[in-house]
């Protein structure tokens, strides 16, 4: 200090989440020791038991008990026991009296308050015990407890009579003094304070103990008592300021506010009462929540949160009320009353109060011992000893926290075993272990052993008091005595590595990775998100990382979050400017002088408790912890000072603001009057069959005369042209003309006022359209509605009608995308251009143009700002003042409440719940029923087809034991198949084999195999049996078989794990890079633009300059020529000839092979900047001549695991292998691709021409002969420019047929054959004879093709025994038609535009309905709780009054609880109901995003 998460990517906005620290914690796993802390946060729920406040005999009466002494009695011989009396001592329990039980301790219910904090005040107060000063303490009296007697009651507790003491109680005396009144003096702060006075009145006491002394008296000491003054400490009251939330609480108040007079109090005061006045308060009143503070946690700080432990204050003590006593209480372990609860009871009555310490039950996620001790510290009482003290000191329990220590150290590599991983080589756990040598903390055992202790104190010394060597007090010294913890801390010794490590994590954030299992299952998850067969994210394991007696999780707080922004944010489009104006309070405010000293600043001073924090020092071995000191405590008060700024008072000024005057501009507002065009209607004329309307129609109107046209009349509404980015207005808004009334602004000029200003919460007014009420008006238009169309539907878009309404008057409503999405005001900050208004200058005959000043308005731009877009003197720049508003999306501008409204509705305005986003700008793509430019057999034009028929073939479907598998829009479907009868073959049925049909290795065994032959069985495979036989250099090797082990094998799965290959967009012209430049960035530029091209082809320009992959060219074929060569090819000339290039021969030609040339817009003309284009010449060929090969970056998780390869998974006497038979050929049907046809451009018959490219040895196979033919026979020739396949066919010539289901067409079926093959039944091809189906040119729709092309015709080849080939791949022959053109369909390229798309339009996405779940509103009511008002009743008790006086008693006021009635607030529940949210692929439509197919939105 940041990080993750919205997107394909980016920037900014914005929320969510994480990393940190902390805790009185809890939970999970684990757990060795010690120190110091800390521990009922919930039910202020109920409590058994024990303890938590007593003490004083030196205040008093009294005295149980026990002990001693003396005497007597009884028993006994006695000791002794017992009893009585006297006496000495002891002193229990209870009582009178005093002090203390108001402290300590506990809790936080209540309380929003002078409760707390802080600082002041009391001239309005009190104060027991303590300290100090002064003055006193004389003399009397009467009771009542205890006790005794009697007596009630179960008990608690009483009642009656009698006796008695006091420091108990009551008179009287004494007045230093105090208080009140009066008088005076001085002072102050308003009420008043202080002092003085022989002026008046009132007010007091108690003794006990020690010593001297026999006693009394007296003296002395100590304690106590009374009055008064002072002090200390404590308390009471008052005030300033500070300290929670809600305005969906806006008004509250009758003792209320004040006065006068009383009462009351320690004291002021409506604190209380009577009377008088009518005031008082306002973040009041009401509601909710809460103890406050020092501090604590966090934070850089400011701040936020919090108030455990410790400390200060307040409040409470079962709930509510009340007083008494007392110095002090309205009293935690006192009293009275009421209530609830619990307990006892003899039913008549009683008792109780753990929010003290332990403990118990309950509730809860959750919090300890019914321990020890008064040794220390502190408190009460006491003269003291001492007693009491669950305060406190200790120990125990809990890893609850903080801190410290340990679980060992060193050496140790064959890097052991084992685990895990592995590319099988190894790597890792890992010096880790073993092993060797050490150490001894803690724990264990044994021994020693504290500090914490000061006090008390016999004795002795000194000082004080005093007459005193008594006493007493103080002090010094000292024998002795006192420890719960505890035989603890600590120290010493002993033994032995022996007893002591876990938890979490490992996808990113975030440090740490692999294997296995699982297969959107099980599960994980803080956020993003993982899991659907290769999961570093689930589970386990190994390893690693982090922390460590702990580690994680959960909860909470602060932080990060500048995400409430004081420090330190925003509002054009992300959330956010009020619709506009006027103006109240408030806030802010020009220039100059003087004064004051409010804020402000400085100095001093008081306070800011201690503890805590920080620093320094010190003590426990260290630390935590503790002690001492300093600092700090940012605050408040007081005193003094300063006067710039602010404020206040005052005096001036004119620049802000305003007033007067002048001439102009304007749809500014209101009222009245007037006008024409158009429309509609009415009347009349002319006139005839249609009009109207639409994409096309129909509804509608019209022969009762429409539409059209002319004239006249009536009505209402709106004002063409001018008209403009023009003007005016605060906004809404304002548009024919004239008049009247009226508001504002600008300009110009001087004069005047003298800060009069700006903003504006509340408030008031204005406020489009629609809407509402009442009254008018109603031509046109037009919600609703009706009809016609459209459509799957069409409650719409279109059409024909049409009512509210639109218009006027009056009254409401008060909203809007009321927008510049930009509040108002003021100042400052470069320029350019246009336009409206006014002025000046210059000029002119007058003007315009021109220059210039001010105001308004629009455009462009600098700086600057902005996330960007953009804004830019009219700011969104730089600043100031004031107001309004925002704080994730949805829920929701909704509910409830309140206010307003006639209603509709408006204003104000939440929560539960839910999501990890929602949103802004810009970027790159993609897309558009957006645009522009361009291309392609894309359309159009033309030709021939498909779709109809029959057949062939493939596919779907169906069937089947099996019909093996794959391919599925284009880009699957005559595709993998360039050859399924067996084989192929992967499928099915059946029969068999198990190291296997095939490869490699090891071990063992033998034999001599294998193969061959024979026999049996069998469909075969196979199984069983038999016969003969190995080679050899002799070492044993080689080969082979058998048995066994490793392994083989799999067309089993995954093409979504892959390689490779292929298809497709597309032979489309594109796709990128380096550097530079631009941009915050994604990215852009280059590649855009203007031309041009088949082309990102080339040229020009340009912040680009270059380059790469593509294009083109280079390659092959073809077309022309030439050269070389000349057989098997050729034959011009010559010769021969059986007339066949046959022979001699030739090398010219054709041709084959090899090579070369040729074409490049090179030349001419036109055009052009250039590139290029057009035309022409020449040329075999002309503008890439034709064809082929060649396929950029990429897309489709496209296709293929069945061609091969290959990861993973699966099978292993089977999912492997062999065999026979069957199937892949099955057939109601549907589709694709083809063939043949439907005929006369034809069919048939006869005759007769002309190819190219191929193939041939297990081959092609000639001639001749046979057969109608398929074919047979035959075997020449040929390893092929030689021979063969091999006759090319359409064509041409001649003939027949005569438009018909035919002399068309040939399916189907019957018969007979041929060939291949082990074998043609399922299931081959071909031939012959016979048979002779559908079909007469094919609906919607659709395919190919732009020239040697389409079409037509035949020929060849691969596969192959043969063949279902009509397929595929090639070859040649004959050989067209059409192209206006680019509007439309399809596909594509470039630029641009919109976008809510990015899985990218086969996208996204909305609403109803149905189902499920959740939260919530309303609701007849019902239930609780709080509370107001009125009334009734009324305990205890104070006070008042009467009576009685001995405790009293009666009455009255007030009043707790209770009751009745009636309101209000709040919570729960509620049949039903409303919307909302979420959920897997539900239903219906298609609203929005593109011109979203009717632009969208308010």
């Nucleotide at each position: 200090a940041g990080a993750g998460u919205u997107u394909g990517a980016u920037u900014a906005u914005g929320g969510c989440u994480c990393a940190g620290a902390a805790c009185g914690a809890a939970c999970g796993c684990u757990g060795g020791c010690a120190g110091c802390g800390u521990g009922g946060a919930u039910u202020a729920g109920g409590c058994a038991u024990g303890c938590a406040a007593g003490u004083c005999g030196a205040a008093c009466g009294g005295g149980a008990u026990c002990g001693g002494g003396a005497g007597g009695g009884u028993a006994g011989c006695a000791a002794u026991a017992u009893u009585c009396u006297c006496u000495c001592g002891u002193g229990a329990g209870a009582g009178u009296g005093g002090c203390g039980g108001a402290u300590u301790g506990g809790g936080g219910a209540g309380g929003a308050a002078c409760a707390c904090g802080u600082g002041a005040g009391c001239a309005a107060c009190c104060c027991g015990c303590c300290c100090u000063g002064g003055a006193g303490a004389u003399g009397g009296g009467g009771a009542a407890a205890a006790c005794c007697u009697c007596u009630g009651g179960a008990a608690a507790c009483g009642g009656a009579g009698g006796c008695u003491a006091a420091u108990a109680c009551c008179g009287a005396a004494u007045g230093u003094g105090g208080c009140g009144c009066c008088g005076g003096a001085c002072g102050g702060c308003a009420u008043c304070g202080u002092c003085c006075g022989a002026g008046c009145g009132c007010c007091g006491a108690a003794g006990g103990g020690g010593g001297c002394c026999a006693a009394a008296a007296g003296c002395u000491c100590c304690c106590g008592c009374u009055c008064c003054g002072g002090g200390a400490a404590g308390g009471g009251c008052u005030c300033g300021c500070g300290c929670a939330c809600c305005a969906u609480c806006a008004g509250c108040u009758u003792g209320u506010u004040g006065g006068c007079g009383g009462g009351g109090u320690a004291a002021c005061g409506g604190c209380c009462c009577a009377c008088c006045a009518a005031g008082g308060c306002u973040u009041a009143c009401g509601g909710u929540u809460a103890g406050c503070u020092g501090g604590u946690c966090u934070g850089a700080g400011a701040g936020g949160a919090u108030g455990a432990c410790c400390a200060g204050c307040c409040c409470c003590a079962c709930u509510g009320g009340g007083a008494c006593u007392g110095a002090g209480a309205u009293a935690c372990u006192g009293c009275c009353c009421a209530g609830a609860c619990u307990c006892c009871u003899a039913c008549g009555g009683g008792a109780g109060g753990c929010u003290g310490c332990a403990g118990u039950c309950g509730a809860g996620g959750a919090u300890c011992a019914u321990u020890c001790g008064c040794a220390a510290u502190g408190g009460g009482c006491g003269a003291a000893a001492g007693c009491c003290u669950g305060a406190c000191g200790a120990u125990g329990c809990g890893a609850c926290g903080c801190u410290g220590c340990g679980u060992g150290g060193a050496g140790g590599a064959u890097g052991a075993a084992g685990g895990c991983c592995u590319u099988c080589g190894g790597g890792u756990c890992g010096u880790a272990a073993a092993c060797u040598c050490c150490u001894g903390u803690c724990a264990u055992c044994g021994g020693g052993g504290a500090a914490a202790a000061g006090g008390c104190g016999a004795g002795g010394g000194g000082a004080g008091c005093g007459a005193a060597c008594a006493c007493c007090u103080c002090u010094c010294u000292u024998a002795g005595u006192u420890g719960a913890u505890g035989g603890u801390a600590c120290c010493c010794g002993a033994a032995g590595a022996g007893g002591a490590a876990g938890c979490g994590a490992c996808g990113g954030c975030u440090a740490a990775c692999u294997c296995u299992g699982u297969g959107c299952c099980a599960g994980c998850a803080g956020c993003c998100g993982c899991g659907g067969u290769a999961a570093u994210a689930c589970a386990g394991a190994g390893g690693u990382c982090g922390c460590u007696a702990g580690c994680g999780u959960u909860g909470u707080u602060c932080g990060g979050a500048u995400u409430u922004a004081c420090u330190g944010g925003g509002c054009g489009u992300a959330a956010a400017g009020g619709g506009c104006a006027c103006g109240u309070a408030g806030g802010c405010g020009g220039c100059a002088g003087g004064g004051c000293g409010u804020g402000u600043c400085g100095a001093g001073u008081g306070u800011g408790a201690a503890a805590u924090c920080u620093c320094c020092g010190g003590g426990c071995u260290c630390a935590a912890c503790c002690c001492g000191g300093a600092a700090a405590g940012u605050g408040c008060g007081c005193u003094c000072g300063a006067a710039a700024c602010u404020g206040c008072c005052u005096u001036g000024c004119u620049g802000g603001a305003g007033u007067a005057c002048g001439g102009g501009a304007g749809a500014g507002g209101g009222a009245a009057g007037g006008g024409g065009a158009a429309u509609a209607u009415a009347g009349g004329g002319u006139g005839u069959a249609g009009c109207g309307g639409u994409g096309a129609a129909a509804u509608g109107c019209g022969u009762u005369g429409a539409u059209a046209u002319c004239c006249u009349a009536u009505a209402g509404a709106a004002c063409a042209c001018c008209g403009g980015a023009g003007g005016c207005g605060a906004a809404g808004g304002c548009g024919c003309c004239u008049u009247c009334c009226u508001g504002g602004a600008a300009c110009g000029u001087u004069a005047c006022u003298g800060a009069c200003g700006c903003u504006a919460a509340g408030g008031u007014g204005c406020g489009a359209a629609a809407g509402u009420c009442g009254g008018g008006g109603g031509a046109g238009c037009a919600a609703a509605c009706a009809g016609g169309a459209u459509u799957a539907g069409a409650u719409a878009c279109c059409c024909u009608g049409g009512u509210a309404g639109u218009c006027c008057c009056g009254a409401c409503c008060c909203u809007a995308a009321a927008c510049g999405g930009u509040g108002c005001a003021u100042g400052c900050u470069c320029g350019g251009g246009g336009u409206g208004g006014g002025g000046g200058g210059a000029u002119u005959u007058c003007a315009c143009c021109c220059c210039u000043c001010c105001c308004g308005u629009c455009c462009c731009u600098c700086a600057g700002c902005u996330a960007a877009c953009g804004c830019g003197u009219u700011a969104a720049g730089c600043a100031u003042g004031c107001c309004g508003c925002c704080u994730g999306g949805g829920g929701a501008g909704u509910a409830c409440g309140g206010c307003c409204g006639c209603a509709a509705g408006g204003c104000u305005a939440a929560a539960a719940c839910u999501c990890a986003a929602a949103g802004a700008a810009a970027u790159u793509g993609a897309c558009g029923g957006g645009g522009g430019c361009c291309c392609g057999c894309a359309c159009a034009a033309a030709c021939a087809g498909a779709g109809g028929a029959g057949c062939a073939u493939g596919u779907g479907g169906c069937u089947u034991a099996a019909u093996u598998c794959g391919a599925u829009g284009c880009a699957a479907c005559g595709c993998g198949a360039a050859g399924a009868a067996c084989c192929u073959u992967a499928c099915c049925u059946g029969g068999g084999c198990u190291u296997g049909a095939c490869a490699u290795g090891c071990a063992g065994c033998u034999g001599c195999a294998c193969g061959a032959c024979c026999c049996g069985u069998g469909a075969a495979a196979g199984c069983g049996g038999g016969u003969a036989u190995c080679c050899u250099u002799c070492g044993a090797g080689g080969g082979u078989g058998c048995u066994g082990c490793a392994c083989a094998g799999g067309u089993g799965c995954u093409g979504c794990a892959u390689g490779g290959c292929u298809g497709u967009c597309g032979u489309c012209a594109g796709u990128u890079c380096g550097u530079g430049c631009c941009g915050u960035g994604a990215g852009g530029u280059g590649u855009u633009u203007g031309g041009u091209u088949a082309a990102g082809u080339c040229c020009a320009c340009c912040a680009a300059c270059g380059a790469a992959c593509g294009c083109a060219a280079c390659c092959c074929c073809u077309u022309a020529u030439c050269c070389g060569u000349g057989u098997u090819g050729c034959c011009a000339a010559c010769g021969g000839u059986u007339c066949g290039g046959c022979c001699g021969g030739g090398a010219a030609c054709u041709c084959g092979c090899g090579g070369a040339u040729g074409a490049c817009u090179g030349c001419u003309g036109g055009u052009u900047c250039a590139c290029g284009c057009c035309a022409g010449a020449g040329g075999a060929a002309g503008g890439u001549g034709g064809g082929g090969a060649u396929g950029a970056c990429g897309u489709c998780a496209a296709g293929u695991c069945a061609g091969u390869a290959u990861g993973g998974c699966c099978c292993u006497u089977a999912c492997g292998c062999c065999c026979a038979g069957g199937g892949c050929u099955g057939c109601a049907c549907a589709c694709g691709u083809g063939c043949u046809a439907c005929a006369a451009u034809g069919g048939c018959c006869g005759g007769u021409a002309c190819a190219g490219a191929g193939g041939g040895a297990a081959g092609c196979g000639a001639a001749a002969c046979c057969g109608c033919a398929a074919g047979g026979c035959g075997g020449a020739g040929c390893c092929a420019a030689c021979c063969c396949c091999a006759c090319a066919g359409a064509g041409c010539c001649g003939g027949c047929c005569c438009c018909a289901g035919u002399u068309c067409a040939g399916a189907u079926c019957g018969g007979g054959g041929u060939c291949u093959g082990c074998a043609a039944c399922c299931c081959g091809a071909c031939c012959c004879c016979g048979u002779g189906a559908a079909g007469u040119c094919g609906g919607a729709u659709u395919u190919g093709c732009u020239a040697g092309u389409a079409a037509c015709g035949g020929c060849g080849u691969a596969u192959c025994a043969g063949c279902u080939a009509c397929g595929a791949c090639g070859c040649c022959g004959u050989g067209a038609a059409u192209g206006c053109g680019u509007u439309c369909c399809c596909g594509g390229g470039c630029c641009u535009u919109g976008u809510a798309c990015a899985c990218a339009c086969c996208g996204c996405c909305c609403g109803u309905c149905a189902c499920a779940u959740c939260a919530u509103g309303a609701a007849a009511g019902c239930c609780g709780u709080c509370u107001g008002c009125a009334c009734c009743c009324g305990a205890a008790g104070u006070c008042c009054g009467g009576c009685a006086u001995u405790u009293g008693u009666c009455g009255g006021c007030c009043u707790a609880a209770g009751g009745u009635g009636u309101g209000g607030g709040u919570g729960g529940u509620g049949a039903u109901u409303g919307g909302g949210a979420u959920g897997a692929a539900g239903u219906c439509g298609u609203a929005a995003c593109a011109a979203g197919g009717u632009a969208a939105c308010c």
Description
The prediction has a mean pLDDT of 85. This is a predicted structure of a 1498-nucleotide RNA (small-subunit ribosomal RNA) from an uncultured bacterium. Rfam family: Bacterial small subunit ribosomal RNA.